[in-house]
RNA sequence: AAUACUGAGGAGCGCUGCAACGGUGAUUUUUCCUUUUCCGUGAGGCUCAGUACUGAGAAUAUUGUAACAACGGCGCUUGUUAGUU
Repeated sequence: AAUACUGAGGAGCGCUGCAACGGUGAUUUUUCCUUUUCCGUGAGGCUCAGUACUGAGAAUAUUGUAACAACGGCGCUUGUUAGUU
């Protein structure tokens, strides 16, 4: 750093629909890949922390502390905390 899983970022309802996934048709013409039409699903897919695994780099070896969020299309409702009336 990539991938996967777990946890956290208060909760719920409605709408749109990008990515992604599924289905179908087209493209191709042995077939597949690629590209693409239509239909359906689809707004924690992001960030932080931990674990697993793969890879790269550094290194003589080992160990620890502190702080702890920032964000998340549109509309509505609500929880918690603080303030005001």